Source information:
Predicted 3D model of a 1424-nucleotide RNA (small-subunit ribosomal RNA) from Enterobacter sp. Taxonomically the source falls in Enterobacter (Bacteria, Pseudomonadota, Enterobacterales, Enterobacteriaceae). The coordinates come from a structure-prediction model, not an experiment, and the mean pLDDT is 81.
[in-house]
RNA sequence: ACUAUCAAGUGAGGGCGAACUCCCGCAAGUCGAGCUACCUCAUUCUGUAGCUUGCUACUCCGAUGACGAGUGGCGGGCGGGUGAGUAAUGUCUGGGAAACUGCCUACCGGAGGGGGAUAACUACUGGAAACGGUAGCUCCUACCGCAUGGCGUCGCAAGACCAAAGAGGGACUCCUUCGGGCCUCUUGCCAUCUGAUGUGCCCAGAUGGGAUUAGCUAGUAGGUGCCAUAACGGCUCAUGUAGGCGACGAUCCCUAGCUGGUCUGAGAACUUGACCAGCCACACUGGAACUGAGACACGGUCCAGACUCCUUUGGGAGGCAGCAGUGGGGAAUAUUGCACAAUGGGCGCGCUCCUUGUGGGACCAUGCCGCGUGUAUGAAGAAGGCCUUCGGGCCUUAAAGUACUUUCAGCGUUGAGGAAGGCGAUAAGGUUAAUAACCAGGUCGAUUGACGUUAAGAGCAGAAGAAGUUCCGGCUUGCUCCGUGCCAGCAGCCGCGGUAAUACGGAUUGUGCAAGCGUUCGUCGGAAUUACUGGGUUUAAAGCUUGCGCAGGCACUCUGUCAAGUCGGAUGUGAAAUCCCCGGGCUCAACCUGGGGGCUGCAUUCGAAACUGGCAGGCUAGAGUCUUGUAGAGGGGGGUAGAAUUCCAUUUGUAGCCCUGAAAUGCGUUCGGAUCUGGAGGAAUACCGGUGGCGAAGGCGGCCCCCUGGACAAAGACUUUCGCUCAGGUGCGAAAGCGUUUGGAGCAAACAGGAUUAGAUACCCUGGUAGUCCACGCCGUAAACGAUGUCGACUUGGAGGUUGUGCCCUUGAGGCGUGGCUUCCGGAGCUAACUUGUUAAGUCGACCGCCUGGGGAGUACGGCCGCAAGGUUAAAACUCAAAUGAAUUGACGGGGGCCCGCACAAGCGGUGGAGCAUGUGGUUUAAUUCGAUGCAACGCGAAUCGCCUUGGUUACUCUUGACAUCCAGCCAACUUGCCAGAGAUGCUUUACAGCCUUCGGGAACUCUGAGACAGGUGCUGCAUGGCUGUCGUCAGCUCGUGUUGUGAAAUGUUCACUUAAGUCCCGCAACGAGCGCAACCCGGGUCCUUUGUUGCCAGCGGGCUGGCCAUCAACUCAAAGGAGACUGCCAGUGAUAAACUGGAGGAAGGUCCCCAUGACGUCAAGUCAUCAUGGCCCUUUUGAGUAGGGCUACACACGUGCUACAAUGGCGUGGACAAAGAGAAGCGACCUCUCGAGAGCAAGCGGAUUUCAUAAAGUGCGUCGUCCUCCGGAUUGGAGUCUGCUUCUCGACUCCAUGAAGUCGGAAUAAAUAGUAAUAGUAAAUCAGAAUGAAACGGUGAAUACGUUCCCAAACCUUGUACACAUGGCCCGUCACACCAUAAACGUGGGUUGCAAAAGAACCAGGUAGGUUCAGGGCUGGGG
Repeated sequence: ACUAUCAAGUGAGGGCGAACUCCCGCAAGUCGAGCUACCUCAUUCUGUAGCUUGCUACUCCGAUGACGAGUGGCGGGCGGGUGAGUAAUGUCUGGGAAACUGCCUACCGGAGGGGGAUAACUACUGGAAACGGUAGCUCCUACCGCAUGGCGUCGCAAGACCAAAGAGGGACUCCUUCGGGCCUCUUGCCAUCUGAUGUGCCCAGAUGGGAUUAGCUAGUAGGUGCCAUAACGGCUCAUGUAGGCGACGAUCCCUAGCUGGUCUGAGAACUUGACCAGCCACACUGGAACUGAGACACGGUCCAGACUCCUUUGGGAGGCAGCAGUGGGGAAUAUUGCACAAUGGGCGCGCUCCUUGUGGGACCAUGCCGCGUGUAUGAAGAAGGCCUUCGGGCCUUAAAGUACUUUCAGCGUUGAGGAAGGCGAUAAGGUUAAUAACCAGGUCGAUUGACGUUAAGAGCAGAAGAAGUUCCGGCUUGCUCCGUGCCAGCAGCCGCGGUAAUACGGAUUGUGCAAGCGUUCGUCGGAAUUACUGGGUUUAAAGCUUGCGCAGGCACUCUGUCAAGUCGGAUGUGAAAUCCCCGGGCUCAACCUGGGGGCUGCAUUCGAAACUGGCAGGCUAGAGUCUUGUAGAGGGGGGUAGAAUUCCAUUUGUAGCCCUGAAAUGCGUUCGGAUCUGGAGGAAUACCGGUGGCGAAGGCGGCCCCCUGGACAAAGACUUUCGCUCAGGUGCGAAAGCGUUUGGAGCAAACAGGAUUAGAUACCCUGGUAGUCCACGCCGUAAACGAUGUCGACUUGGAGGUUGUGCCCUUGAGGCGUGGCUUCCGGAGCUAACUUGUUAAGUCGACCGCCUGGGGAGUACGGCCGCAAGGUUAAAACUCAAAUGAAUUGACGGGGGCCCGCACAAGCGGUGGAGCAUGUGGUUUAAUUCGAUGCAACGCGAAUCGCCUUGGUUACUCUUGACAUCCAGCCAACUUGCCAGAGAUGCUUUACAGCCUUCGGGAACUCUGAGACAGGUGCUGCAUGGCUGUCGUCAGCUCGUGUUGUGAAAUGUUCACUUAAGUCCCGCAACGAGCGCAACCCGGGUCCUUUGUUGCCAGCGGGCUGGCCAUCAACUCAAAGGAGACUGCCAGUGAUAAACUGGAGGAAGGUCCCCAUGACGUCAAGUCAUCAUGGCCCUUUUGAGUAGGGCUACACACGUGCUACAAUGGCGUGGACAAAGAGAAGCGACCUCUCGAGAGCAAGCGGAUUUCAUAAAGUGCGUCGUCCUCCGGAUUGGAGUCUGCUUCUCGACUCCAUGAAGUCGGAAUAAAUAGUAAUAGUAAAUCAGAAUGAAACGGUGAAUACGUUCCCAAACCUUGUACACAUGGCCCGUCACACCAUAAACGUGGGUUGCAAAAGAACCAGGUAGGUUCAGGGCUGGGG
């Protein structure tokens, strides 16, 4: 300040911006006791007239009082306002000397005598006005001389010069021109001087920012001498000197009134300068002086300017940043009120007068303070509202009701204090000549209040008139419902909202504060986040590339001295208010007030002498010098050597060479490459060579010579603080680059060609120029790195390298010591961690550099440097809520290691091509119901869609409903016929009238009626339960305790061996445990025991067409129970172990085989249509019933299958061998009929007995002879069978006829490792009927696996990571569109500074020329 809301009061505050513009009113006057004249009025005196004899009129240079103009005095420099300017002419603190000071105060001395003017006024006159002009008259405390004059001023002195004013009261002896004088009191005046107050001046320190402002200055700095001033001074002028200021920040630019104080803070300190108080500055803007004690003057003057107003257009007037008030602008700040009663001020002798200063009201919740809006009781826990698990809970003793109280507000009434004085009258006192006046003062009298309907008191009535606002996701105390559905909206930060929002909006409850509450803006704190107190710099921001070094900072030891720093005492000051403490006054408080403390500061003075510092004198540990040696790619210059590349010439010799992943360009028959010999030229120095050496760093490598720097060791001697670090400065400084000149073998930017590639301005190849090299001169930067500044001191160790040196015994690559440099490991400590660790990043000291969120940006502008390239110094606008470091767990990698899987490879047969079946998409449709969609949807839900199912569609119907419970009523219910209708249904009708009973009635069913409710395959699988898929039968997933780490976490679970396996074993700061693995279960494979019908038949007997019969208990088989296999045994390998390899035995051997069994979890995977379920939705319909049609459509695309394309075959014919199942609304034999599907009759069987039920491929014989066929069977026509209420849409099967595509399938792609693939059949869950599907059974019965490089998927360890929705991640740049900021261009306005130029008012001082002149004076006979 705003929004909404609002009871009263107290004491405070209130135009912060436009120092913008201002109408109107007021804010500074007063004195008649300074003076004059006049007008008017009142009272009164004198006189005159009239008469009504006490009235009227007139008169009086009368008197007194009042009034306004003028003159004169004092005051308008105070008080009040504002903060524009001002970074020091200011302010604050403390000092100082060369000054003035009205009124006030103390003392002393005067106040004599003259003069001429002038306003007012009168007359005339100009002008619109403002304002004047001319002539004339006049007074003063106005003005001017003369006199006097001091403790005044000047001067050495003599001396010279300079004042003044009266007024009022009283008395009466005296005098008088009758006005007065004189006397006295009071007051004023003049001169000098004292004090006080106020003011001016000087000095020191302190008092903002910027160096992208580094040089500034000519009256400038000082001297001498005038001027000027109240006073010092370059304040001014003349002269002569050349100084003065500045890195301790001059000059310049920006910003700003300063202080006491205020706010915040533990303090240090930071911010600020409202109110109150002190100082300064300003008064429309700029300039200037006058008057005066004081001004360069807010309500004075002059000039210039802008603006406004008046005007007769000639000319004039004005200044609210005084109080109110207006406009303007703005988010925004009040009344054109009352009074001088109090306090203060001006004038005055005084009463008075004036005072928007002040007092006290109005307005404003702007802040501070206090009070109220009621108190007690009251459970039927009312109504109502909200929630609910529907039981209830909360608001809630809250309300109502009952009993009280009356503060505050209201009404009338009483009524302080703020009042002290002043005035008048009158005793006594002082003073005096005095009874006057004056001083002090007693008594008496009449009086002085704006506020004010005051404060306060008593009284009256009634709970009556008085509560809002914020918040409720976390931070932060406090939650639910409804609405909304990334919409509307919220948001201080994180963030919320996409249909179950504690975050939006509303509501209920609750919370905080309360006449206020919340928001916005600002300051401090928290922030140790600029670190003085009190931070950092390997990797987070941050050590200059590296030396030298002036200023600066810091600096060994001993003695003496000084007292600047330092410490202590005292004194002065530090205004008041504020602050703190103790009191007092308003009912309390805020507030006011008394006393004390404090104000941490500055100055002066007296002491102390440890430390720092100054001075003086010593010392040797720091630092340096000398002697003798040692090691070294240290630097500069000169010379020289060998190997190699290339080139030139030559020998031999022929077709390629070169190069690559593979090639090509290139070279070569004009003879290359290869080979031999000789030569030229440039550059670089193999081996030695090394975390070896040297150097400050950059850097330095063949050998020899010359010049030269540094380091180190050993002994002594010498100098005696000579030292350390260093802003600015200055030197060196890789590579590239630049300039000039050589040189140029190899290499090689640019460039060219060839490849690669989607492209390839790259990687690869062939060439190739600058350059690389030398000399001279620039550049001055690098990941110039140890990402670690230099110097010094101290602090446990181990193992090395290199280079000195001492001693010992004797010679060894020896031992024991002592120095310099250097590498690795590691302790304490430090560290965010990683790490570091006597070469510190440990513990300390000295000095320097640098840092302060990310981006913008090491960029722009400016300065400096450079030939250029560029370098150095170095911002801001804007933008984000992060950016960064180290470590952790995962995930990922066209990283690594190890390893597994029909993952690849090897082999077999398929899919993809054809026809058909089936599912899906799409399309179509009245409807083609719904769901499933990469692997992990698509012969899936559906173990069967003609009706039903059925959820969709059309039409016709029903509305408490087809289904459930409750209530009432009528009646048993069921049943039958006719009619209408597609049917549901409707109408009518028949038959029956039952059961139990205590005879009252009851139960059940149908129907009718009312409402509670039913019903929903309606939505949400992203609200859910349950179930399921998938990774994956992959070997993993975790926990407890302990230990490690600041922590996230780690360890265990890692390592080695091994396994199908986190299987087992070994080691180990781990020890154990759980879910998984394995095992346990079913089936199959061998044997044994038991049992022996419906099964079996070896032996014996009967019989013979058959285990057909008797018998048998052997075998097979059946179904119960056991046995068996455990790496148990042997050998080898394995350090041992675990285990592996091979073997024996055995029916079976290393998981015996096959199933079932699916850890923690992932995919918001699937399912609301199995079921269950929250929420939402429908209720004469999204519910229910019926009939017809649909789910079976069909240009097309895909998946899964079947049948094939044929001779390993088709057809015909003969004939052999299974397993596992099913059967009562069932399987159905035999027999008869039919070409056949099937039909008829009918036995047996609830089944080791009977039926389905002939297994087929195979095999024997015959035929077909490579052909779209005797292959293939689709499609279509005709005729039938069966099921069933019904086969038209829309079933299966049979017979006759028809005989399509297809001749082995492109790219691509799925499965499967042994009784498996492949191939051929059988059975039957669903089912009235309807499998090429699903789920089972047995028959025949292969091939291949070298192996793990590659594709895919998975496990473990490790590594990198800027990923964590985790590579389908993250992320860079351009472009398109929109927006923001900045910059530029065009046009334009304003401001500031610098350098100039022109014009120039008022005014001040001095001067020149001319003029005018009061009074007085001088000269003069007069004029001039």
Its Rfam family is "Bacterial small subunit ribosomal RNA". Its family is annotated with structural constituent of ribosome and ribosome in the Gene Ontology.